[in-house]
RNA sequence: GGCGGAUUAAUGUAGUGGCCUAGCAUGCAUGCCUCUCACGCAUGAAACUCGGGUUCAAAUCCCGGAUCCGCUA
Numbered sequence: 001g002g003c004g005g006a007u008u009a010a011u012g013u014a015g016u017g018g019c020c021u022a023g024c025a026u027g028c029a030u031g032c033c034u035c036u037c038a039c040g041c042a043u044g045a046a047a048c049u050c051g052g053g054u055u056c057a058a059a060u061c062c063c064g065g066a067u068c069c070g071c072u073a
Base pairs, nucleotide, nucleotide: 001072002071003070004069005068006067007066010026011025012024013023018056028044029043030042031041032040049065050064051063052062053061
């Protein structure tokens, strides 16, 4: 240099056009429980890597950029 894959909350992940202003687990905050902590229960905050395009509608499809990984020269 060429080719391919990945990127979703603090972390690990599900979701392959509309049911998703995005679910689950761990973590975090608050409350209940407890003499206190832990455990348990309830509630809450928190994410689609960036830009553009297609579409009535994009986390999802297309193009480009960024970062990481692999193959190849």